[in-house]
RNA sequence: UGUUACGACAGGGGCGUCCCCGCUGGGGACUGAGACGGAUCUUCAUUGAUCUGAACCCUCCGAACCUGAUGCGGGUAAUGCCGCCGAAGGGAGUUCGCUCGGAGGUUAU
Numbered sequence: 001u002g003u004u005a006c007g008a009c010a011g012g013g014g015c016g017u018c019c020c021c022g023c024u025g026g027g028g029a030c031u032g033a034g035a036c037g038g039a040u041c042u043u044c045a046u047u048g049a050u051c052u053g054a055a056c057c058c059u060c061c062g063a064a065c066c067u068g069a070u071g072c073g074g075g076u077a078a079u080g081c082c083g084c085c086g087a088a089g090g091g092a093g094u095u096c097g098c099u100c101g102g103a104g105g106u107u108a109u
Stems, first nucleotide, its partner, number of pairs: 001101002006097003009093001010059004016030006036053006065090003071084004
């Protein structure tokens, strides 16, 4: 001084669609890495919103995720379920440790 993997810390992110039952609740199906729990406000109603914990994924070589999008095509019981859109736009660490490598210097032989 550079770098791959790993680790630590920090940061970013989504949590959807349905079915059944004896329905203050319980069970099950689909996709996925992940569809879990708690609190507050709100509503006729988990109706909508916010906060928060867990697990999981992602952090610039960034398709985690968001926008376009109430988009287009296919498929499904239904849904970003699949494909297109699309390397389009946006998107969170040029951190520390460790590992490995390169260059230079000093000393000794």
This is a predicted structure of a 109-nucleotide RNA (TPP riboswitch aptamer (THI element)) from a Verrucomicrobiota bacterium.
The prediction has a mean pLDDT of 75.
The source organism's lineage runs through Bacteria, Pseudomonadati and Verrucomicrobiota.